[in-house]
Context: one part of a larger RNA
RNA sequence: CUAUGCUGAAGGAACUCGGCAAAUUGCCUCUGUAACUUCGGAAGAAGGAGGACCUAUGUUUGGGCAACCAGAUGUGGGUGGCACAGAAAUGGGGGUAGCAACUGUUUAUUAAAAACACAGGACUCUGCAAAGCCGUAAGGCGAAGUAUAGGGUCUGACGCCUGCCCGGUGCCGGAAGAUUAAAGUGAGUGGUGCAAGCUACGACCUGAAGUCCCGGUGAACGGCGGCCGUAACUAUAACGGUCCUAAGGUAGCGAAAUUCCUUGUCGGGUAAGUUCCGACCUGCACGAAUGGCGUAAUGAUUUCCCCGCUGUCUCCAGCGUAGACUCA
Numbered sequence: 001c002u003a004u005g006c007u008g009a010a011g012g013a014a015c016u017c018g019g020c021a022a023a024u025u026g027c028c029u030c031u032g033u034a035a036c037u038u039c040g041g042a043a044g045a046a047g048g049a050g051g052a053c054c055u056a057u058g059u060u061u062g063g064g065c066a067a068c069c070a071g072a073u074g075u076g077g078g079u080g081g082c083a084c085a086g087a088a089a090u091g092g093g094g095g096u097a098g099c100a101a102c103u104g105u106u107u108a109u110u111a112a113a114a115a116c117a118c119a120g121g122a123c124u125c126u127g128c129a130a131a132g133c134c135g136u137a138a139g140g141c142g143a144a145g146u147a148u149a150g151g152g153u154c155u156g157a158c159g160c161c162u163g164c165c166c167g168g169u170g171c172c173g174g175a176a177g178a179u180u181a182a183a184g185u186g187a188g189u190g191g192u193g194c195a196a197g198c199u200a201c202g203a204c205c206u207g208a209a210g211u212c213c214c215g216g217u218g219a220a221c222g223g224c225g226g227c228c229g230u231a232a233c234u235a236u237a238a239c240g241g242u243c244c245u246a247a248g249g250u251a252g253c254g255a256a257a258u259u260c261c262u263u264g265u266c267g268g269g270u271a272a273g274u275u276c277c278g279a280c281c282u283g284c285a286c287g288a289a290u291g292g293c294g295u296a297a298u299g300a301u302u303u304c305c306c307c308g309c310u311g312u313c314u315c316c317a318g319c320g321u322a323g324a325c326u327c328a
Base pairs, nucleotide, nucleotide: 001323002322003321004320005319006318007317008316010314011313014312019309027051028050029049030048031047036041038157052079053078054077055076056075057074058073059072060071061070062069063068080084092307093306094305095304097302098301099299100298104116105115120155121154122153123152124151125150126149132141133140134139158294159293160292161291163224164223165222168221169220170217171216172215173214174213177212178211179210183206184205188201189200190199191198192197225243226242227241228240229239252286253283264280265279266278267277268276
């Protein structure tokens, strides 16, 4: 020096991206316990007290005919130690916010998460020889099921909700019309032949799905404006004008896991805060099942703060073990 243990004056996170690591806590009994809440929880919340042994005595359980044996528990008195859950094993705690409801699942070998799943919700297909899927087929799964069933897609407990646009794309519907393949029909034309004929081409017309066309449909793919003016300080604009659009973003939320400018501005917390919390709204570029906003509980999740605790640090020191190193 490396690895791994132990101890430490005073201070106690000043360390650091970050309390990473370590330390604290830890068991049993009694006591006591907030906001919030889906009334179940939160909760071992938090916080506090006691615990060994000897002795006296009371109550009591089981076994036993009994003597008695094995326990439980209350009260009083006393003894020893630095220390009585005397070792080991054995929760640090609280507050705030984001995300995901939850228990689960995952990148075997750098990611365990906010990702996946989930119960619940919705749309859509499917009438049974079902739809869908595997297979060239036979055949099989679906299912020895039958729409309270099965498949696909999206969302993701629960609560309050889920606005406008069908112009484009998709899907669904539409006995009209337009277009249109093969095919049918065969006016007519060419070759050849003396001819009958053989042969090649061929207008009009008939002619399916599809497309065009006409409608519907957003928990289908998706989309959800600009400029100018206006109120008796100023500022702002409830109001008006105009252009464009299929329609111009409703509720709710908002510098957000989304905010470029930006360390926005104000308030809180600190002596001092690019983070954090609460507001504001100027949303570069939130927004309603590509779900919006809340939410108790849960989380080896992420952010910030506080208490306790500590060699993380000020600032390092000593000791043990195994290596490294030197000599043999």